Record summary: The prediction has a mean pLDDT of 86. A computed fold for a 486-nucleotide part of an RNA from a soil metagenome, annotated as small-subunit ribosomal RNA, 3' major domain.

[in-house]
Context: one part of a larger RNA
RNA sequence: UGACGGGGGCCCGCACAAGCGGUGGAGCAUGUGGUUUAAUUCGAAGCAACGCGAAGAACCUUACCUGGGCUUGACAUGCUAGCGAAAGCCUGGUGAAAGCCAGGCCCCCCUUCGGGGCGCUAGCACAGGUGCUGCAUGGCUGUCGUCAGCUCGUGUCGUGAGAUGUUGGGUUAAGUCCCGCAACGAGCGCAACCCUUGCCUGCUGUUGCCAGCGGACGGGAAACCGUGCCGGGGACUCUGCAGGGACUGCCGGUGAUAAACCGGAGGAAGGUGGGGACGACGUCAAGUCAUCAUGGUCCUUACGUCCAGGGCUACACACGUGCUACAAUGGCCGGGACAAACCGCAGCGAACCUGCAAGGGGGAGCGAAUCGGAGAAACCCGGUCUAAGUUCGGAUUGCCGUCUGCAACUCGACGGCAUGAAGGUGGAAUCGCUAGUAAUCGUGGAUCAGCUACGCCACGGUGAAUACGUUCCCGGGCCUUGUACA
Numbered sequence: 001u002g003a004c005g006g007g008g009g010c011c012c013g014c015a016c017a018a019g020c021g022g023u024g025g026a027g028c029a030u031g032u033g034g035u036u037u038a039a040u041u042c043g044a045a046g047c048a049a050c051g052c053g054a055a056g057a058a059c060c061u062u063a064c065c066u067g068g069g070c071u072u073g074a075c076a077u078g079c080u081a082g083c084g085a086a087a088g089c090c091u092g093g094u095g096a097a098a099g100c101c102a103g104g105c106c107c108c109c110c111u112u113c114g115g116g117g118c119g120c121u122a123g124c125a126c127a128g129g130u131g132c133u134g135c136a137u138g139g140c141u142g143u144c145g146u147c148a149g150c151u152c153g154u155g156u157c158g159u160g161a162g163a164u165g166u167u168g169g170g171u172u173a174a175g176u177c178c179c180g181c182a183a184c185g186a187g188c189g190c191a192a193c194c195c196u197u198g199c200c201u202g203c204u205g206u207u208g209c210c211a212g213c214g215g216a217c218g219g220g221a222a223a224c225c226g227u228g229c230c231g232g233g234g235a236c237u238c239u240g241c242a243g244g245g246a247c248u249g250c251c252g253g254u255g256a257u258a259a260a261c262c263g264g265a266g267g268a269a270g271g272u273g274g275g276g277a278c279g280a281c282g283u284c285a286a287g288u289c290a291u292c293a294u295g296g297u298c299c300u301u302a303c304g305u306c307c308a309g310g311g312c313u314a315c316a317c318a319c320g321u322g323c324u325a326c327a328a329u330g331g332c333c334g335g336g337a338c339a340a341a342c343c344g345c346a347g348c349g350a351a352c353c354u355g356c357a358a359g360g361g362g363g364a365g366c367g368a369a370u371c372g373g374a375g376a377a378a379c380c381c382g383g384u385c386u387a388a389g390u391u392c393g394g395a396u397u398g399c400c401g402u403c404u405g406c407a408a409c410u411c412g413a414c415g416g417c418a419u420g421a422a423g424g425u426g427g428a429a430u431c432g433c434u435a436g437u438a439a440u441c442g443u444g445g446a447u448c449a450g451c452u453a454c455g456c457c458a459c460g461g462u463g464a465a466u467a468c469g470u471u472c473c474c475g476g477g478c479c480u481u482g483u484a485c486a
Stems, first nucleotide, its partner, number of pairs: 001486002003483003007480007015470002019433005026324008034315002042053002064310007073126001077125008088105007108117003128299002131297003137293002139288003142284001144282001149188006155164003168179003194276004199244005205238001209233002213231003216227004247270001250264005326426001330385007342373003347366002352361003392423001397418007439462007
C1' cells in the first nucleotide's frame, strides 16, 4: 500500500421488510447429470453451465457409429509429361449409393508454329484435418457493474515502499457540485451530445383522412341514417420531415450569503420526464483453437475425403428452465366491440365452390399507408353447467385422414372420432417484480420445404397491491481500526 475481520462509523441496491404472482408436488415440453449404447459427436460447470452455442438434428446439417469406396484427393497454387477444347454427354454391367469396369459420341481457341489459354490423365511440390493445447495467442464475449470509481503531470512531504491531490464539512443518481485544505491542474469513467416515447407549431396530402358542400348506392312514409363509393376538401386523424419545449428558469422556505434540498406557480411534461444505445483502470491463467484467425504439436492410401444406413430423439433414475392444469373471478355454446408492430414474388394469396375439420379446388389483387397474411384475445350481452375427479383437466392409447418433402419405420406437424391418466394449490426450501411495472390476454417475426416453438426476440390490449423502515440476510461504495496474511 492492499486484502481480510462473526471490528466501528456513514451510505446505496427488489438486498431485507411490506405486497402481488410463481417455482419446489402433477402431466407434458426442453436442457443437463447419470446410465445405456456400435455411436448415443463436441463444447458450456456456483453466482456468471443446464429452452446455453443450436434464430429449426427425418436425408442434408453432422463433427459420432457401422459398412462400402477414393488417394494430388471434395477445395487452392505452381512445375513436368501425355492427351485433347472441354466441363462432359449417352449406353451397358455391377452396386444401397458413392464408386469401379466397358463401349460410344464429341474432338477447341489464339499463335511469331517454339508455344500459350482452358480442361482431363500420370507424376511431383503440396492440399486437407470440427485432431490436441483458450495454461502459447489475436479477436469477440460473460462477470463484478451503470457500481463510482481508476489514474497521470508538476509541486510538496517521507531515507524508502509511498503519501498528498482523491482526505475533511455539506450535497448528489454520480470523484455531481459547493466550501475548506500543500497542493495546482489534467486524463479515462459520470453527465451531456445519439435513438425512441410523451405536448405544441410549420411544412407534407397519396395508397392515408372525411368536418363542411355536391352526387351515387342502400334502408326509411318522412325527418334522417349508413357506405370515402365518386366529385371535391386539408379542417381532423395519421404518415414523414424540420423546429419549439424543461433550464431548478420563476416565487416562497431551509441552508454557510454556497452547492443543494423542500414546497408552490405555470405547464403536455419537472427537478436525470419514461425507455434504449453507451460498460473506466482492472478481476476471474473466466469462456471460446468447433464462427473466424493463429504459434506449437500430431495424422498423411488416413485423425483427409465421398457414400448408404444408423446415431445425436436411448431411459431404472436425479436436477434446472418452461407450458398446461387442478376449476364457477370458471368451462362450453350463440351474438357483438376495440390494437400495435411485423411479413409477403421460387412469396402473401381474397371472393367463391367443396370437406365436420386439418385441408383441397380456385385464382382476383398485391414488390404492397393501395392487395393479402388478418378472425386479435382477454372483454361485453344472452344461454347452459351446480360442486361433481365433474360439461374441470387434458396425458396416454386405438382407428381414420391431411400437408410438406426423393423419403415421415427408427424420428414430422396438423385434423376427426373414440379413449379419457395424474392432478382437489404442492414439504424443507426458493425466484421475479416498485407503474403502464407485476399479473393476465392475444398478435407478429427470425431460423425455416416441413417442424417436435410450450423456446427466443418484438408488439400492443386489460391493468393492480405495497414500501413503516434499514435491526437482520446478500452484494457494493467511502472513511477508520486491528492483523502473526500478500
Its Rfam family is "Bacterial small subunit ribosomal RNA".